[in-house]
Context: one part of a larger RNA
RNA sequence: UUGGGUUUAAAGGGUGCGCAGGCGGAAUAGUAAGUCAGUGGUGAAAUCCUGCAGCUUAACUGCAGAACUGCCAUUGAUACUGUUAUUCUUGAGUAUAUUUGAAGUGGGCGGAAUGUGUCAUGUAGCGGUGAAAUGCUUAGAUAUGACACAGAACACCGAUAGCGAAGGCAGCUCACUAAGCUGUAACUGACGCUCAUGCACGAAAGCGUGGGGAUCAAACAGGAUUAGAUACCCUGGUAGUCCACGCUGUAAACGAUGAUCACUCGUUGUUGGAUGGUAACAUUCAGUGGCCAAGGGAAACCGAUAAGUGAUCCACCUGGGGAGUACGAUCGCAAGGUUGAAACUC
Numbered sequence: 001u002u003g004g005g006u007u008u009a010a011a012g013g014g015u016g017c018g019c020a021g022g023c024g025g026a027a028u029a030g031u032a033a034g035u036c037a038g039u040g041g042u043g044a045a046a047u048c049c050u051g052c053a054g055c056u057u058a059a060c061u062g063c064a065g066a067a068c069u070g071c072c073a074u075u076g077a078u079a080c081u082g083u084u085a086u087u088c089u090u091g092a093g094u095a096u097a098u099u100u101g102a103a104g105u106g107g108g109c110g111g112a113a114u115g116u117g118u119c120a121u122g123u124a125g126c127g128g129u130g131a132a133a134u135g136c137u138u139a140g141a142u143a144u145g146a147c148a149c150a151g152a153a154c155a156c157c158g159a160u161a162g163c164g165a166a167g168g169c170a171g172c173u174c175a176c177u178a179a180g181c182u183g184u185a186a187c188u189g190a191c192g193c194u195c196a197u198g199c200a201c202g203a204a205a206g207c208g209u210g211g212g213g214a215u216c217a218a219a220c221a222g223g224a225u226u227a228g229a230u231a232c233c234c235u236g237g238u239a240g241u242c243c244a245c246g247c248u249g250u251a252a253a254c255g256a257u258g259a260u261c262a263c264u265c266g267u268u269g270u271u272g273g274a275u276g277g278u279a280a281c282a283u284u285c286a287g288u289g290g291c292c293a294a295g296g297g298a299a300a301c302c303g304a305u306a307a308g309u310g311a312u313c314c315a316c317c318u319g320g321g322g323a324g325u326a327c328g329a330u331c332g333c334a335a336g337g338u339u340g341a342a343a344c345u346c
Base pairs, nucleotide, nucleotide: 003318004317005316006315007300008299012314014201015200016199017198021194022193023192025088026087027086028085029084030083031082033081034080035077036076037075038074039073040072041071042070049065050064051063052062053061054060091191092188093187094186095184096183097182099180100179103177104176105175106174107173108172109171110154114150115149116148117147118146119145120144121143125136126135162169163168206247207246208245209244210243211242216240220236221235222234223233258313259312260311261310262309263308266291267290268289269288270287271286272285273284274283275282276281295302296301319346320345321344328339329338330337331336
């Protein structure tokens, strides 16, 4: 390389958009580039192959043939692919009517809890643990009540419920923005799928500037435990946790399962629509769960939400370690990210 693979053995890019590229629905007609057939030219000789011959044989050599799978020209064929033209509606989109949701952004508002402060009641403990101690407290704590302030998070509802491309999203409400499903079948008429490079988004932690700082809490301090205890437990506590703007660009970014399309028994829940029905319920479309037939799988298991049967496109893998390291390049303020070896060794 061919091949074989990628849930868990090595291997699906974190996610989307999308240029180039690859692939692409139905009908008719033209064309003849690919494709197929014929003919002509060329494809040096030697070599290779086949047959025959010459050295006693072989190697070797000679003769003849075949071959040289290619290229060019030309004449045809027209199913398929391409291309041109016309058309179609089922793929895709639009319109319209209804509808759904913690989808996003920015305002406003709310109550519980926590902490702090002030006042009041009240007196000796509180707190914490396996047990304690550090800690707080007669300068009046803890507890109880009233008032005030602050920041952060939204109990119940709440659900193998919903929405979002993924990350993710939850008090109530307003404005703006986006999306999906369903019904009609009015319009466009293949406008599609995938996508290297690229662009955008991307948890937490971290970084920069400026705010904010209630809680919790790396670091740190103290108390315990212990042989020791740079831990687990306790008392404190700073970055951070929150906001705005900018950066970082990684995660077990997981369904460890790329996207799209088609096909292949049943059963039982559930969400949002539609149709029929008085209702129970039935049918149907789009999601979301459980169990299973066929089939698949090394097995566990998967099983119409496939890991089954096929098609198109992309990404990735090829023994363990060395190593996601070194070097180089590139991005970043830095931390570091991306790309990514070899010697050696088993």
Small-subunit ribosomal RNA, central domain from a Bacteroidales bacterium, 346 nucleotides, folded computationally.
The organism belongs to Bacteroidales, within Bacteria.
The RNAcentral record of the full RNA draws on SILVA.
Its mean pLDDT, the model's own confidence on a scale to 100, is 87.
Rfam family: Bacterial small subunit ribosomal RNA. Gene Ontology terms of the family: structural constituent of ribosome and ribosome.